[in-house]
Formats: sequence, structure tokens, C1' cells
RNA sequence: CCGGAAAAAGGGCAAACCCGCCGCGAGGCGGGGACGCAAAGCAAGGGGCCCGGGAGUCUCGACCGGGCAGCCCGGCUGCCGAG
Repeated sequence: CCGGAAAAAGGGCAAACCCGCCGCGAGGCGGGGACGCAAAGCAAGGGGCCCGGGAGUCUCGACCGGGCAGCCCGGCUGCCGAG
């Protein structure tokens, strides 16, 4: 340096649900709480899903704006490490 095969140490994060606040909403933040996670750290580039608006050819939906990184791919960073 490559490497996720196994384990350990220090630990880290925190789904659902509940409470408070913010947001039209998706959802976010804080507290409680742990289903899980080796990137469940960062970041909306591609796909996807969701919300609001919406031309129109109207159970669809171009397009515009927004959300989700704990859906997938890709990018950046990072603890440990059989071999």
C1' cells in the first nucleotide's frame, strides 16, 4: 500500500414510537428511546421514492421548487485489520 475474512479494544451513530419546537407538506432540529449500522461520517452528481405548485393530451403529467444519504450507484473522508 492492497485487503471486509474473523475477532477484539476504545468507542461512535440511532429506526419505530413518545414529547417539545420549526415547516403548507415531504421532512428537519432538540430531548427520551434502541430496530439496527463498519461508514447509519460528509455531500443531492445519476437513478429511485416522497412533498408542494403545475402547462396540458387530466386516475396521467412536461416543467418549477423542495425533501430523503437508514433505497441503489458513484464521489470525498475515516477507527480496526486475517492474509